[in-house]
Transfer RNA from uncultured Roseburia sp., 74 nucleotides, folded computationally. The coordinates come from a structure-prediction model, not an experiment, and the mean pLDDT is 82. It matches the Rfam family "tRNA". Rfam classes the family as a transfer RNA. Lineage of the source: Bacteria > Bacillati > Bacillota > Clostridia > Roseburia.
RNA sequence: CGGGGCGUAGCACAGUUUGGUAGUGCGCUACGUUCGGGACGUAGAGGUCGCAGGUUCAAAUCCUGUCGCCCCGA
Numbered sequence: 001c002g003g004g005g006c007g008u009a010g011c012a013c014a015g016u017u018u019g020g021u022a023g024u025g026c027g028c029u030a031c032g033u034u035c036g037g038g039a040c041g042u043a044g045a046g047g048u049c050g051c052a053g054g055u056u057c058a059a060a061u062c063c064u065g066u067c068g069c070c071c072c073g074a
Base pairs, nucleotide, nucleotide: 001073002072003071004070005069006068007067010026011025012024013023020057028044029043030042031041032040050066051065052064053063054062
């Protein structure tokens, strides 16, 4: 320098194919349970979907650029 993959909640990931309310598990908070804790149960908070721009009535999803990490090639 060229090609490919990945980036979504504190952590691990799904959702992209077919654009249409952002989800699951763990963790966290509150409550119940317990003498108390753990475990279990119920409820809740937490996201500008790496960043910027474009297309569209509508973008995590499509298009362009760019950043970071990993792999391959030179």